[in-house]
């Protein structure tokens, strides 16, 4: 310089013009049950979406609702310290797999038990025989020898039929430890040294996951738990349309007063008379609707603002916009700038 590894920031910039939402102050102003509350306008101040606001995947705060105890059934978690409310977070190791590396993925059990393992293959888990080996053994053809003989007996020979093997070829992600050897008719852990790998005792290391040694042991055990399942830890239900306050009118209800010809109360009618209806009328009480406030935030509700234009600059602008809050995870996303690190290659 190339090509990558990890990390952490930006998310068009200025300048003006018109507008919106909160909120402070100021003036002016209307309502009402008036030391006040609730409201409208003007203006001037100041504030206004994200790194994801998203998906609702995980854990929490909040509220409400149930709770003597057990049991079924379900979600979530799952190497190992520590951190933290908590977690499918974060460190900081281990272990296993990729990558030349910086580094990146993944992590209870498959040796409890069902299940599945596409295609292609003879065979996919107590495997299996397509091509190939072999046919010792027994036939079943034939060649030579003794021999009278296709009685018998000796010595071959074919790959033909039973049959034997799994060495080696081919399929596949995976084919039942690996490589040598002994051994056989051919061959195989059938035997054997060695390496790998389980398993079981052991010693030393480590707080731990684990790591290194050393002795035995059967000759090999196959992959998926994000298939059901096992093991072990946790978790009670519903969720801000949670809850919680005030709290009309009508109609219903409790209580209590007044009233029914001795006339409560209504209408004409604001007041007095007058005239007409007339049996119910009034106060309290308490629930429960409508409606309003909280909850509600250093953007924020009316579940509804964060805009639009002009103009210069530039690398020419992606994804995407709040609704109770709060820590994560994950997917989306034009480009762009910074740190640190690793391979090559140059050059000094």
């Nucleotide at each position: 310089a190339a090509a990558g590894a990890g990390g952490g920031c930006c998310a068009g910039g200025a300048a003006g013009a018109c507008g919106c939402g909160g909120g402070c102050u100021g003036c002016u102003u209307g309502g009402c049950u008036u030391u006040g509350c609730c409201g409208a306008g003007c203006a001037g101040c100041u504030u206004g979406a994200g790194g994801a606001a998203a998906g609702u995947c995980c854990g929490g705060a909040c509220u409400c609702c149930a709770c003597a105890g057990g049991g079924c059934g379900g979600g979530c978690c799952a190497c190992u310290g520590a951190g933290g409310a908590a977690a499918c977070c974060u460190c900081a190791g281990c272990g296993g797999g990729g990558g030349c590396g910086a580094c990146c993925c993944c992590g209870g059990g498959a040796a409890a038990g069902u299940g599945c393992c596409a295609c292609a293959g003879a065979g996919a888990a107590c495997a299996g025989a397509c091509c190939g080996c072999c046919g010792a053994u027994g036939g079943c053809c034939u060649g030579g020898g003794c021999g009278a003989g296709a009685a018998g007996c000796c010595c071959g020979g074919g790959a033909u039929c039973a049959g034997g093997c799994a060495a080696g070829g081919g399929u596949g992600a995976a084919a039942c430890g690996g490589c040598g050897g002994u051994g056989u008719a051919a061959g195989a852990g059938a035997c054997c040294a060695c390496c790998a790998g389980c398993g079981g005792c052991u010693c030393g290391g480590g707080c731990g996951a684990c790591c290194g040694g050393g002795c035995c042991g059967g000759c090999u055990c196959g992959g998926c738990a994000a298939a059901c399942c096992c093991u072990g830890g946790u978790c009670g239900g519903a969720g801000c349309a949670a809850g919680g306050c005030c709290a009309a009118a009508u109609a219903g209800g409790a209580a209590g007063g007044c009233g029914c010809u001795c006339g409560a109360g209504g209408a004409c009618u604001g007041c007095u008379c007058g005239u007409c209806c007339g049996a119910g009328c009034c106060u309290u009480c308490g629930g429960g609707u409508a409606g309003g406030c909280c909850g509600c935030a250093u953007a924020g509700a009316c579940a509804g603002a964060u805009g639009u234009c002009u103009u210069c600059c530039c690398a020419c602008g992606a994804c995407a916009g709040a609704a109770u809050c709060c820590g994560g995870c994950u997917u989306a996303u034009c480009g762009g700038c910074c740190c640190u690190c690793u391979u090559u290659c140059g050059c000094c």

A computed fold for a 348-nucleotide RNA from Bipolaricaulia bacterium (SeqCode), annotated as Bacterial RNase P class A. Its Rfam family is "Bacterial RNase P class A". It is annotated as a ribozyme. Rfam's curators write: Ribonuclease P (RNase P) is a ubiquitous endoribonuclease, found in archaea, bacteria and eukarya as well as chloroplasts and mitochondria.